[in-house]
RNA sequence: GCCUCCGUAGCUUAGCGGCAGAGCGCGCGACUGUUAAUCGCGAGGUCGCCAGUCCGAUCCUGGCCGGAGGCG
Numbered sequence: 001g002c003c004u005c006c007g008u009a010g011c012u013u014a015g016c017g018g019c020a021g022a023g024c025g026c027g028c029g030a031c032u033g034u035u036a037a038u039c040g041c042g043a044g045g046u047c048g049c050c051a052g053u054c055c056g057a058u059c060c061u062g063g064c065c066g067g068a069g070g071c072g
Stems, first nucleotide, its partner, number of pairs: 001071007010024004018055001026042005048064005
């Protein structure tokens, strides 16, 4: 330098055009003599950045940035 894949909550991740979900973690509560476990509720996201397409983009296209792998 070229090719492929990935980038979504603190962490691990789902979501192949129409209000962004889950598990763990965190906060509050129930239960319990207390803790743990279990159960319920809640907070937490400029969907890496900038453009384009579209009535509408996490999703499609281009560029850039970062990460992993391969080739030279």

Transfer RNA from Candidatus Woesearchaeota archaeon CG07_land_8_20_14_0_80_44_23, 72 nucleotides, folded computationally. The RNAcentral record of the sequence draws on ENA. It matches the Rfam family "tRNA". Rfam classes the family as a transfer RNA. Model confidence (mean pLDDT): 84 of 100.